[in-house]
């Protein structure tokens, strides 16, 4: 990498460095950005695993993770829209 499975409308910066892009791919939108993007550090949050406990829950913050907007919205199917289901993606755990 692949496969399986669970979750994805909540939560999280008045910081430092950096210096122009970013929001998964493709397409169409719409946003964020010199009032400072991506990235790194620090901080924070608490999804999963782990620890503790009075064990559907709460707690801690060790391992990953996350830290604008519902996975930013849409694309395929049902439906007049809202909505529902898939597909794709992200994260955790397991695994040939």
């Nucleotide at each position: 990498c692949g496969c399986u499975u669970a979750u994805c409308a909540a939560g999280a910066g008045u910081g430092a460095c950096g210096g122009a892009g970013g929001g998964a791919a493709c397409a169409g939108g719409c946003c964020c950005g010199a009032u400072g993007a991506a990235g790194u550090c620090c901080g924070g949050c608490a999804a999963c695993c782990u620890g503790c406990a009075u064990u559907a829950u709460g707690u801690a913050a060790g391992g990953u993770g996350c830290u604008a907007a519902a996975u930013c919205c849409u694309g395929c199917g049902g439906a007049g829209a809202a909505c529902c289901g898939a597909a794709a993606g992200a994260u955790g755990a397991g695994u040939u």